Background
Small-subunit ribosomal RNA from an uncultured bacterium, 1395 nucleotides, folded computationally. Rfam family: Bacterial small subunit ribosomal RNA. Model confidence (mean pLDDT): 84 of 100. RNAcentral holds the sequence, with entries from ENA and SILVA.

[in-house]
RNA sequence: AGAGUUUGAUCCUGGCUCAGGAUGAACGCUAGCGGCAGGCUUAACACAUGCAAGUCGCGGGGCAGCGGGAGUAGCAAUACUCGCCGGCGACCGGCGGAAGGGUGCGUAACGCGUGAGCAACAUGCCCGUAUCAGGGGGAUAAUCUUUGGAAACGAAGUCUAACACCCCAUAACAACAGGGAGCGCAUGAUCCUUGUUUGAAAACUCCGGUGGAUACGGAUUGGCUCGCGUGACAUUAGCUAGUUGGAGUGGUAACGGCACACCAAGGCUACGAUGUCUAGGGGUUCUGAGAGGAAGGUCCCCCACACUGGAACUGAGACACGGUCCAGACUCCUACGGGAGGCAGCAGUGAGGAAUAUUGGUCAAUGGGCGCAAACCUGAACCAGCCAUGCCGCGUGCAGGAAUAAGGCCCUAUGGGUCGUAAACUGCUUUUGCUGGGGAGCAAUAAGGUCUACGUGUAGGCUGAUGAGAGUACCCAGCGAAUAAGCAUCGGCUAACUCCGUGCCAGCAGCCGCGGUAAUACGGAGGAUGCGAGCGUUAUCCGGAUUUAUUGGGUUUAAAGGGUGCGUAGGCUGUUGUUCAAGUCAGAGGUGAAAGCCCGGGGCUCAACUCCGGAACUGCCUUUGAUACUGGGCGGCUUGAAUCCUGUUGCCGUGGGAGGAAUGAGUAGUGUAGCGGUGAAAUGCAUAGAUAUUACUCAGAACACCGAUUGCGAAGGCAUCUCACGAAGCAGGUAUUGACGCUGAGGCACGAAAGCGUGGGGAUCAAACAGGAUUAGAUACCCUGGUAGUCCACGCAGUAAACGAUGAUGACUAACCGUCGGCGAUACACAGUCGGUGGCCAAGCGAAAGCGAUAAGUCAUCCACCUGGGGAGUACGACCGCAAGGUUGAAACUCAAAGGAAUUGACGGGGGCCCGCACAAGCGGAGGAACAUGUGGUUUAAUUCGAUGAUACGCGAGGAACCUUACCCGGGCUCGAACGGCUGGUGAAGAGAUCCAGAGAUGGUGACGUCCUUCGGGACACCAGUCGAGGUGCUGCAUGGUUGUCGUCAGCUCGUGUCGUGAGGUGUCGGGUCAAGUCCCAUAACGAGCGCAACCCCUGCGUCCAGUUGCCACCGGUCAGGCCGGGCACUCUGGACGGACUGCCCGCGCAAGCGGAGAGGAAGGCGGGGAUGACGUCAAGUCAUCAUGCCCCUUAUGUCCAGGGCUUCACACAUGCUACAAUGGCCGGUACAAAGGGCUGCGAUGCCGUGAGGUGGAGCGAAUCCUUGUAAAGCCGGUCUCAGUUCGGAUCGGGGUCUGCAACUCGACCCCGUGAAGUCGGAGUCGCUAGUAAUCGCAGAUCAGCAACGCUGCGGUGAAUACGUUCCCGGGCCUUGCACACACCGCCCGUCAAG
Repeated sequence: AGAGUUUGAUCCUGGCUCAGGAUGAACGCUAGCGGCAGGCUUAACACAUGCAAGUCGCGGGGCAGCGGGAGUAGCAAUACUCGCCGGCGACCGGCGGAAGGGUGCGUAACGCGUGAGCAACAUGCCCGUAUCAGGGGGAUAAUCUUUGGAAACGAAGUCUAACACCCCAUAACAACAGGGAGCGCAUGAUCCUUGUUUGAAAACUCCGGUGGAUACGGAUUGGCUCGCGUGACAUUAGCUAGUUGGAGUGGUAACGGCACACCAAGGCUACGAUGUCUAGGGGUUCUGAGAGGAAGGUCCCCCACACUGGAACUGAGACACGGUCCAGACUCCUACGGGAGGCAGCAGUGAGGAAUAUUGGUCAAUGGGCGCAAACCUGAACCAGCCAUGCCGCGUGCAGGAAUAAGGCCCUAUGGGUCGUAAACUGCUUUUGCUGGGGAGCAAUAAGGUCUACGUGUAGGCUGAUGAGAGUACCCAGCGAAUAAGCAUCGGCUAACUCCGUGCCAGCAGCCGCGGUAAUACGGAGGAUGCGAGCGUUAUCCGGAUUUAUUGGGUUUAAAGGGUGCGUAGGCUGUUGUUCAAGUCAGAGGUGAAAGCCCGGGGCUCAACUCCGGAACUGCCUUUGAUACUGGGCGGCUUGAAUCCUGUUGCCGUGGGAGGAAUGAGUAGUGUAGCGGUGAAAUGCAUAGAUAUUACUCAGAACACCGAUUGCGAAGGCAUCUCACGAAGCAGGUAUUGACGCUGAGGCACGAAAGCGUGGGGAUCAAACAGGAUUAGAUACCCUGGUAGUCCACGCAGUAAACGAUGAUGACUAACCGUCGGCGAUACACAGUCGGUGGCCAAGCGAAAGCGAUAAGUCAUCCACCUGGGGAGUACGACCGCAAGGUUGAAACUCAAAGGAAUUGACGGGGGCCCGCACAAGCGGAGGAACAUGUGGUUUAAUUCGAUGAUACGCGAGGAACCUUACCCGGGCUCGAACGGCUGGUGAAGAGAUCCAGAGAUGGUGACGUCCUUCGGGACACCAGUCGAGGUGCUGCAUGGUUGUCGUCAGCUCGUGUCGUGAGGUGUCGGGUCAAGUCCCAUAACGAGCGCAACCCCUGCGUCCAGUUGCCACCGGUCAGGCCGGGCACUCUGGACGGACUGCCCGCGCAAGCGGAGAGGAAGGCGGGGAUGACGUCAAGUCAUCAUGCCCCUUAUGUCCAGGGCUUCACACAUGCUACAAUGGCCGGUACAAAGGGCUGCGAUGCCGUGAGGUGGAGCGAAUCCUUGUAAAGCCGGUCUCAGUUCGGAUCGGGGUCUGCAACUCGACCCCGUGAAGUCGGAGUCGCUAGUAAUCGCAGAUCAGCAACGCUGCGGUGAAUACGUUCCCGGGCCUUGCACACACCGCCCGUCAAG
């Protein structure tokens, strides 16, 4: 000293929370010792029992009880008598019971604190000074007698004493009256003096003394008064009748309405009276840097109280804790008639409560009472006991000891790490503990004795009894590591990390938040961290919190400026001179108790604790001085303010008069079928004549153009013209006054619209209402009507986003550009100046946006207001109002945020620009039918699994009859179906043939056969054992890799610089251009990277090289044929180059670039196609291609085998194929490809079969042979003639072919027969922009065969259309809004229902 928490991120505002310290604490776990402290915070609740205040015989009468003595009786024990002695119950009397001890009920008060005052007072015991004590008297208690009562307690009578009581005398003093002196702030007091009146005393004695009375003085203690200080609430605003004062009387120690009679009508209050609630106050304690805030337990001071309430008596002192009286409640006793009691003293009990101790010891010390004293009393006090309640101290050992055992835990696990030098073990020590022994200080003195000093009584020295605590503290010796460690925490804040268990469960949590299968956050363990005889938790206070801000905050938008003005109190106040000295400053004096805190020192072994000294106590009072500032008094000044004169300005106000346009209405005319209204309509109006139009008339309301960032006003607000009245501003003027000013709590006034009351008025418009539409509904938006109201007068109301969301006044602080009104100048120019009103900006300010001389800058003064969100501007109360309502204005409860500004995205039925088969324009389809395939669903023993909007569904699968195969049923195996290492055994290996059983796996049988060798064995195989296995089991949300999609969209970023507090921005924006962030220009940016483009491949043209298997211009030959010779020219093949770059021309353009039927060229502006997929998004797909973490199975979730299933079938969807026909079907004839494939293969040609195919088989591992010279559509010819057909071919029957171990479930193909649906397809929907669509066939992969109509390629034929970008979808850039950020499939409001 700060930290966490609002957001995707940021800055700010702002609340919540944490880390610290503290406690009279409590609770949980734990616990060795000592010292010092502390210990009912709750029921001022009730109390059993004991104790807490007595003492004096040197005041008195006496003598019950005790001891002694004497006497009498008796042998004695013993009994009786005598106050004779020590003493002494009860009694009279004195002193003390008003202190000490307890508690905090009451009290908001002169109660307390502090400082003063009493000239208005008292003071026992103590000290000093002075004086005095003469005489007399009457009682009474005890005792005794009688007597009442259960008791408590009395009653009557007789006797008696005193330091008890009373009277007389004397005295000071006092009171009253008079005179005098000096004095005080005042009331007045003091001193001297004269007179009058009243009131004193006590004795005892050891003869030393003690005690008594009066007066004065001191000391101490108390009483009273005053200044200042000392809670909350204004949702308590008025209170007061002895109330305030006067003079009088009474009362008191004393002042005083303290009390009383009379008189006056005062007194207190916004500087908070009165009321209500709460509370003992202070020294101090805790906290805090301080200022403050909180507290008032222990100790000290003061106050108050003593069962509750009231009252007085006694006394120096009380209205009296352990006194009295009365009343009340409660408890107890009782003979029912009456009585007794008061722990908030010390112990103790019950109760209450989370919670707080012993019915202990002693007067040894300190202190108190009484006493001459000894002594007595003392639950004050000193000690002990209980309690970790706190603070402080000590200990539980110290040293050595493994390159680190066992065990626990962890890991990347042959090994390593950690607990850990920790332990064991060796040596040492002995605080503490136990045993034994010694053993304090606290003790000073009393009586008495003795000495000294002064001198008749004190002081001092020596001596001289007395210790509760306690045989304690302390000391010595012995024994022996011996007797002694826990608690909390370990996600961040906050020091400390791993494993297991659990699986939004159980639980944690101070805040944020953890837990839904890999939890450092739950529970356990190991380890670690912190503190340590304690550690945590809870509660409370301060701090952090500058989060109530005096120090030290704010109010445009975060909470917060009153709607505006006038103005009261209050606060503040220009310039100059003089005076005072209240504030202020300085010096001095008094006080500020002690303890405490702080500093220094001393004593307990240290410390806590305690003692001594100092400082401090920031305060108050008194006094002396200073006079700058503030203030008071007096006097000037003119700049603030006001006034005056002149000029001027305006939608400023009030009242009156006038005007035209529009609207509506009335009357009359013209005129005819509609008008009106809307997105479209309808309601409505209209043949009884509307709408439209013309004329005349009427009504009410509002004032077009001018008109504007204009003007005026305090604000609300104000607009036709004109008159009257009123107000204001501004400018100019060396005029006047002379600070007369500013602000302004309360108060008063004004105050839009709507609203209310009364009375008018009523054209328009128009809440409510009605109708028509819209809609799922439409109590709305739209339309037709329409009442309050809108207008006027008077009154009420008093609120608005009454906003510049910005209070008023004054001063100061760069520029630039407008505009309104004056002045200057007059000139259509111009700059200056004053006052307004705007724009943009310097400095500065601000969280930023922004503000910026009209401040939100820098200062000064005054007012108002704010203190997290919700609850709530609500409730209650009060005030106002006719009402509606307004003003003032909470709490419970609840949340960890609510909020401001700005940033980046995403989004918008916001905007701008642009693109894409996105729409449009076209062509062809799918959606209807049948079939094929996939999916859902259903079914099943199983129908294995995955993929699911676009981006799953002819997808993984480019080949499910067995196999595949992962699924189901059944039968087997367990080192296992495969592989590696080791040990042991057996045997060459071997495909172990063959045979038997079996569905097979498998089991049994076991012919044949015999490797190398250095003879140890080796290689190999099998068996047994062992270490590794195996899993298409789970998790694609633990992962790698890979893939889809946005999207071949043009984007995504970085470095440096720069801007911003920051997130971030800039660059990448802007103007052009492009397919493109492509390029150019501009530019606080300059560059760069990943993407784009290019480089690569195919294709289109050419050149060069090469020439077989390809080709043939030349020759020969054939029925024909590159067949032969020859050749490499051409075609072609396949390698290298060239070619295209807006290079040229014209036009446009700054450039980049664009355009042109341009030239040239095979190709023209990216020539066409492919490969190539940025940063990222979808927790997208895949653990079943593969790999892999964790979890799970291990005679099974592994593995082998047979059979079945993946091919089910009422249905639904997706993708295809074939069709519905004549641009066609069928038959016959006939032409032209490309690209592939081929040896378990392609298979020519021949023969057989209607055919699938069979048979034989040349050639070819292929530019050679085969497929294959069969392409198909096409072309030529024929037929069919619009029909469910010569269309269509499903389905079914029969017969075959081929593959294969095997075609039943479940293959393809062929032939014959059968011949279904279907006649162009609803809503809606898909593809395609050129060699494209459409259409036609061919080939290949997989493959024994094939469910292929699929997929991947190849060529043939070969179109139509694009005006254009308004709209739908998707995307890019810029901009704007946003309360979204899981990002519009967002967020969020209300109602209802359930819990």